[in-house]
RNA sequence: GCUGGGGUAGCUUAGUGGAUAGAGCAUCAGGCUGUAAACCUGAAGGUUGUGGGUUCGAGUCCCACCCCUGGCG
Numbered sequence: 001g002c003u004g005g006g007g008u009a010g011c012u013u014a015g016u017g018g019a020u021a022g023a024g025c026a027u028c029a030g031g032c033u034g035u036a037a038a039c040c041u042g043a044a045g046g047u048u049g050u051g052g053g054u055u056c057g058a059g060u061c062c063c064a065c066c067c068c069u070g071g072c073g
Stems, first nucleotide, its partner, number of pairs: 001072007010025004018056001027043005049065005
């Protein structure tokens, strides 16, 4: 330099153009108890990598760039 995949919550991630963006773990609160763990219930936590574009509507489609990763040279 060319090319494939990926970037969504603290971590691991789901998400057919039509949500109020979900889940598990972790965190916090409550229940349970001699205390704790486990278990149960609930809460909080997101600029969907950045900037543009298309569209009535974008996490999803298009373009550029940034970052991670595989392959080729």